[in-house]
Context: one part of a larger RNA
Molecule: small-subunit ribosomal RNA, 5' domain
Organism: Kalinella pachyderma
RNA sequence: GCCAAAACGCGUGCGGUAUGCCUAAUACAUGCAAGUCGAACGGAAGUUUGAAUUAGAGAGGCUUUGGUUUCAAAGAUUCAAGCUUUAGUGGCGGACGGGUGAGUAACACGUAAGAACCUACCUUUUGGUUGAGGGAUAACAGUUGGAAACAGCUGCUAAUACUUCGUAUGCUGAGAAGUGAAAGAUGGAAAACCCAUCGCCAAGAGACGGGCUUGCGCCUGAUUAGUUAGUUGGUGGGGUAAAGGCCUACCAAGGCAAUGAUCAGUAACUGGUUUGAGAGAACGACCAGUCACAUUGGGACUGAGACACGGCCCAAAUCCCUACGGGGAGCAGCAGUAAGGAAUCUUCCGCAAUGAGCGAAAGCUUGACGGAGCACUACCGCGUGAAGGAUGAAGGCCUGUGGGUUGUAAACUUCUUUUGUCAAGGAUGAAACUAUGACAGUACUUGACGAAUAAGCAUCUACUAACUCUGUGCCAGCAGUAGCGGUAAUACAGGGGAUGCAAGCGUUAGGC
Numbered sequence: 001g002c003c004a005a006a007a008c009g010c011g012u013g014c015g016g017u018a019u020g021c022c023u024a025a026u027a028c029a030u031g032c033a034a035g036u037c038g039a040a041c042g043g044a045a046g047u048u049u050g051a052a053u054u055a056g057a058g059a060g061g062c063u064u065u066g067g068u069u070u071c072a073a074a075g076a077u078u079c080a081a082g083c084u085u086u087a088g089u090g091g092c093g094g095a096c097g098g099g100u101g102a103g104u105a106a107c108a109c110g111u112a113a114g115a116a117c118c119u120a121c122c123u124u125u126u127g128g129u130u131g132a133g134g135g136a137u138a139a140c141a142g143u144u145g146g147a148a149a150c151a152g153c154u155g156c157u158a159a160u161a162c163u164u165c166g167u168a169u170g171c172u173g174a175g176a177a178g179u180g181a182a183a184g185a186u187g188g189a190a191a192a193c194c195c196a197u198c199g200c201c202a203a204g205a206g207a208c209g210g211g212c213u214u215g216c217g218c219c220u221g222a223u224u225a226g227u228u229a230g231u232u233g234g235u236g237g238g239g240u241a242a243a244g245g246c247c248u249a250c251c252a253a254g255g256c257a258a259u260g261a262u263c264a265g266u267a268a269c270u271g272g273u274u275u276g277a278g279a280g281a282a283c284g285a286c287c288a289g290u291c292a293c294a295u296u297g298g299g300a301c302u303g304a305g306a307c308a309c310g311g312c313c314c315a316a317a318u319c320c321c322u323a324c325g326g327g328g329a330g331c332a333g334c335a336g337u338a339a340g341g342a343a344u345c346u347u348c349c350g351c352a353a354u355g356a357g358c359g360a361a362a363g364c365u366u367g368a369c370g371g372a373g374c375a376c377u378a379c380c381g382c383g384u385g386a387a388g389g390a391u392g393a394a395g396g397c398c399u400g401u402g403g404g405u406u407g408u409a410a411a412c413u414u415c416u417u418u419u420g421u422c423a424a425g426g427a428u429g430a431a432a433c434u435a436u437g438a439c440a441g442u443a444c445u446u447g448a449c450g451a452a453u454a455a456g457c458a459u460c461u462a463c464u465a466a467c468u469c470u471g472u473g474c475c476a477g478c479a480g481u482a483g484c485g486g487u488a489a490u491a492c493a494g495g496g497g498a499u500g501c502a503a504g505c506g507u508u509a510g511g512c
Base pairs, nucleotide, nucleotide: 001512002511003510006508007507008506009505010504013382014381015380016379017378018377019375020374021340026338027337028336030335031334032333035092036091037090040089041088043086044085045084046083047082048081049080050079051078052077053076054075058071059070060069061068062067099293100292101291109217110216111215112214113213114212117210118209122206123205124204125203126202127201128200129199131165132164133163134162140155141154142153143152144151145150170179171178172177184198185197186196187195188194219265220264221263226256227255228254231253232252233251234250235249236248237247238246268290269289270288271287272283273282274281275280295316296315297314298313299312318329319328320327321326346372348371349370350369354368355366356365357364358363385415386414387413388412395406396405397404398403420449421448422447423446424445425444429439456501457500458499459498460497461482462481463480467496468495469494470493471492477484478483
């Protein structure tokens, strides 16, 4: 000198763009952050229409006033069809998106290769679903236990849920042989066949995504020198989507290491960021890619994909409820709270845009995201007026008492209106016919008013731009270094003046 996810002190007018727990991966009140599909399914509730049954306010006819007969509203029950809603079964998605950096010195990451693999949804090709069957179960009803969480028993029922037989290119196999699929829904038409769309099954290819192996690169310590028994290799077997001590039995005795093994410490890695002429050095917030983790430790289930942040089971610590028998919880999601700390924001608005999930669609959901709020935290931009104005006013300070300086500075005159206040108009962002904007009556435009609403901080001995007076008297104090202060201090404190930067200016810790 430059830099920043900075903090502190004093000061503070506005706009734009970014950024905002670096510490306790500490504990968390409350709300929200993952749903969706009724065009897979049976119900339930509500509602509309029609039909049947029942009931009959009321009205009419006849009348011998005792009755008799016709019509008939609201209502109730049942059936049929339609519509709305959806607890449950079922499908897809909850493996993405979002957070954090604890662990990890490792094929974790970066780069370049490789062979023994898988891949839902998507694209494409071929064929099938135009064979035959079956038994359940939730919901529901009844009932039992329990404070609750929830659980049990009996009975009924559906499916694109489950399942059997047959068939099929396929797969295994030298062969013989073995193994092995499917499901319908909506609309049109309607007696049926049939047609369209969306699905379903088998096989092949692609794409996307992932698993695995290897060469090279990848911090410090020798005041860590030896280390390793599934260890290194082989054979048989098992296991996996897949190669492999991945696992197991047996056999051999190997493997690594001064080119630093092992051990210990530290650390997520990279694109990059800062600085520097460069070589380098330091760093890895935000953004992007990869990895790891989800209170701590372990485990598997489901699934194309997890050993799964807002799934399950077990153990531990902590907290909560309890009728004491037993239950419940996990913000390193968005806000927010406590604690820690020098230190880091709103319990906001919206799905209008972009993207994601589901759905045939309409659409629903989305603290992703788009926005607003707070903070001078950083960067960029603008303003705090412009021109004229000497009798060089007053006041302040200094003085050799003549004057000098503050100083064209002010006053005063003329002008302007960025900004400000008020008023009027008012977007782009919407793609996709009608329509659809959180931001937002915002940005922006126009008019009116009036210099009006807006300057500080640090320094002034040398390095280093800027000097005097008063006070103090090795005291009080200053200080980055040299150093200053013991009675004339340009170095302390205050005044005046000056210098530098400026909505900032200084200081501190840190990097080059």